[in-house]
Context: one part of a larger RNA
RNA sequence: CUGGGCGUAAAGAGCGCGUAGGCGGGGUACUUUGUGCACAAGUAGAUAAAAACUUCAUUAUGUUUUUAUUCUUAUGAAACAAGUACUCUUGAGUAAAGCAGAAGACAGUAGAAUUCUCGGUGUAACAGCAAUAUGUGCAUAUAUCGAGAGGAAUGCCAAUGCGAAGGCAGUUGUCUAGACUUUUACUGACGCUGAGGCGCGAAAGCGUGGGGAGCAAAUAGGAUUAGGUACCCUGGUAGUCCACGCUGUCAACGAUGAGUGUUAAAUAUUGGAAUUUUUUUCAGUGUUACAGCUAACGCGUUAAACACUCCGCCUGAGGAGUACUGCCGCAAGGUUGAAACUC
Numbered sequence: 001c002u003g004g005g006c007g008u009a010a011a012g013a014g015c016g017c018g019u020a021g022g023c024g025g026g027g028u029a030c031u032u033u034g035u036g037c038a039c040a041a042g043u044a045g046a047u048a049a050a051a052a053c054u055u056c057a058u059u060a061u062g063u064u065u066u067u068a069u070u071c072u073u074a075u076g077a078a079a080c081a082a083g084u085a086c087u088c089u090u091g092a093g094u095a096a097a098g099c100a101g102a103a104g105a106c107a108g109u110a111g112a113a114u115u116c117u118c119g120g121u122g123u124a125a126c127a128g129c130a131a132u133a134u135g136u137g138c139a140u141a142u143a144u145c146g147a148g149a150g151g152a153a154u155g156c157c158a159a160u161g162c163g164a165a166g167g168c169a170g171u172u173g174u175c176u177a178g179a180c181u182u183u184u185a186c187u188g189a190c191g192c193u194g195a196g197g198c199g200c201g202a203a204a205g206c207g208u209g210g211g212g213a214g215c216a217a218a219u220a221g222g223a224u225u226a227g228g229u230a231c232c233c234u235g236g237u238a239g240u241c242c243a244c245g246c247u248g249u250c251a252a253c254g255a256u257g258a259g260u261g262u263u264a265a266a267u268a269u270u271g272g273a274a275u276u277u278u279u280u281u282c283a284g285u286g287u288u289a290c291a292g293c294u295a296a297c298g299c300g301u302u303a304a305a306c307a308c309u310c311c312g313c314c315u316g317a318g319g320a321g322u323a324c325u326g327c328c329g330c331a332a333g334g335u336u337g338a339a340a341c342u343c
Stems, first nucleotide, its partner, number of pairs: 004314003007297002012311001014200004021193003025088007034080002037076002040073003045070009091190001092187004096182003103176007110154001115149007125136002161168002205246006214240002219235004257310006265288010292299002316343003326335003
């Protein structure tokens, strides 16, 4: 390589868009470079069987012949594939009418709460813990009432829903994307996948400038302890927030790539539609479960079942996601990615 695999044993790229390529619906006519079919011929070569010769005890090796197949050539036919032309509507899409949603961007705005500031009342404690102490407080704290400042997050509703993934939750407006349903009409295979490529991509981190209430790496102190560079407590800076730019990673998980078709049911639920009053149906989201699958666990119309198409990936453990090289990055690092050696 082949073969076999990828939920948990090694293995699905974090996710999308899409180039090349690969694969691809029905009908008619024509074509025949591919596959398969029919028929005929045969030089050289190959394979297999048999025979003879060579060597010779026998094989092996080599040579020759015959047959068959392959192969080659010619002819036929046109099933499949392909090509050309025309055509169809069920795949795909467009329009119309509805419809649900925490889908996205920007700009406003609201009420609780924490903290701080000012003022009133008021007096000796408060805070914290398993228990303490550090800490705060007679310079009037904590508590309570009133006023103000500022930042961040949105209780109840809450079940779900939406998005390709990351993810998305007060509320109002503007702009933008997608899904779903129904009925006609239209286009007429326009499709699927997708090496490279391009884009998006939590948190932390980085750059510049803002902002800073709470929380809180680092750090200081107090406890605990044999010790305690921890767990607990009192403080507390980056950061967390905003704008713009970078980074490009994760248990980026359903540890399950995308698409299409086929294959018992039951039950719950979200959004439509139909029917008329409890059913049917389309698209999702869950729980059981037949067949089947699985090493088992389990999966089971949202498949890990039965099939097909395309991509990615795996090939003993460690060394190692390391070294080196290239590319990317301001850096941190990312990506690509070995070997010796050991077992």
Molecule: small-subunit ribosomal RNA, central domain
Organism: Ancyromonas sigmoides